[in-house]
C1' cells in the first nucleotide's frame, strides 16, 4: 500500500416550488408537486436576516468518509398568445319542408233511370211573443184509507163491587165512530222545468237529413301529383353572420415541481484479520 471487518469524526439528509408580503431575502397564510423519511414553541401593528440575506430558538431520526454543488438537456404541468379543426347553447339571415288558396292531371268512390250535379221553395236549427200539454213546488178545497195501551165518544162478554134477592154501579179486551196526525185522489191558485206541442214575426240553413217543383246523367267526396301565389306564429331541415361556452392536435413567449450528462469541492482518524 491493497482488500475485508469494527469504531469514530468531520460533513450530508430529513424536501422544493409558485403567489401573497417586502426596498430585497427567508418564514408564518394560500396553491402546485416530489419523498422510504421527522417533531415542540413564537411569528401580519410580526419573526430572523442583507445580496454567501433561502429563516430563529430548541429536541430527535438515517447515512457516514459518506457526499455536497453547478445544471447542457429532459419534463408533469401553468399562464399568455397566434392560427387551425370540431361540438354545444343563444340571437340573427335566406332556402326549402310544413301549412292555407285558385287551377289542372290521374286514380278510387258512396250514390245514381225506384232519377245524377245544377236550381227554386220549405222543414228539422236560432231569437221573440201567444196558447195548450207535461212535470216539479207550495197553499186551499173536497173526498178515500189509515188512525188513541190509559187520559176520546158509544156499546161493553167475562170478571168485579153493592144487595137476602130482583136488580143496580164502574169497567178491561174487543167491535163501531171520531180528532190531531199519515197517506192516497181530484179540483182551483202561486212559482219554476222542458228531448213534447199548435200559430205569428225575424233570422239561418254550402259538410247533415227529408219534403215539394225543375232538370235529364252523372257524381257528393277521398288519395296522390303538378303549377302559380300567400302565408312563415312555432315546429323540422339545411344556411349566413354574430356572441358565449367546452374539446381536440399544435407554434410562440414566460414560470416550474421532478428526472438529470458534462464539470468542479471533498474523500480524514484509530483498531483487527488477510496478501
Nucleotide at each position: 500500500a491493497a482488500u475485508g471487518g469494527g469504531a469514530c469524526u468531520a460533513g450530508g439528509c430529513u424536501g422544493g416550488g409558485g403567489a401573497g408580503u417586502u426596498a430585497g431575502g427567508c418564514g408564518u397564510u394560500c396553491c402546485c408537486u416530489g419523498u422510504a423519511a421527522g417533531u415542540g414553541c413564537a411569528a401580519a401593528c410580526c419573526g430572523c436576516c442583507u445580496u454567501c440575506a433561502u429563516g430563529g430558538c430548541g429536541c430527535g431520526g438515517c447515512c457516514g468518509a459518506a457526499g455536497c454543488c453547478u445544471g447542457a438537456g429532459g419534463g408533469c404541468g401553468a399562464u399568455g398568445u397566434c392560427a387551425a379543426c370540431u361540438g354545444g347553447u343563444a340571437g340573427u339571415u335566406g332556402c326549402g319542408g310544413c301549412c292555407c288558396g285558385c287551377a289542372c292531371u290521374u286514380u278510387c268512390a258512396a250514390c245514381u233511370g225506384c232519377g245524377a250535379a245544377g236550381c227554386u221553395c220549405u222543414g228539422u236549427c236560432c231569437u221573440a211573443u201567444a196558447g195548450g200539454g207535461u212535470u216539479a213546488u207550495u197553499g186551499u178545497u173536497a173526498u178515500g184509507g189509515u188512525g188513541a195501551a190509559c187520559c176520546g165518544a158509544g156499546u161493553c162478554a167475562g170478571g168485579g163491587c153493592a144487595g137476602g134477592g130482583a136488580u143496580g154501579c164502574a169497567g178491561c179486551a174487543g167491535c163501531u165512530c171520531u180528532a190531531a196526525g199519515c197517506u192516497g185522489u181530484a179540483g182551483c191558485a202561486u212559482u219554476g222545468g222542458c228531448g213534447c206541442u199548435u200559430g205569428u214575426a225575424g233570422g239561418g240553413u254550402u259538410c247533415a237529413c227529408a219534403g215539394a217543383g225543375u232538370g235529364g246523367a252523372g257524381g257528393c267526396g277521398a288519395a296522390a301529383g303538378u303549377u302559380c301565389g300567400g302565408u312563415c306564429a312555432a315546429c323540422c331541415g339545411u344556411u349566413u353572420c354574430u356572441a358565449u361556452u367546452g374539446g381536440u392536435a399544435g407554434g410562440c413567449a414566460u414560470c416550474c415541481a421532478c428526472c438529470g450528462a458534462c464539470g468542479g469541492c471533498g474523500c480524514g482518524u484509530c483498531c483487527c484479520a488477510c496478501u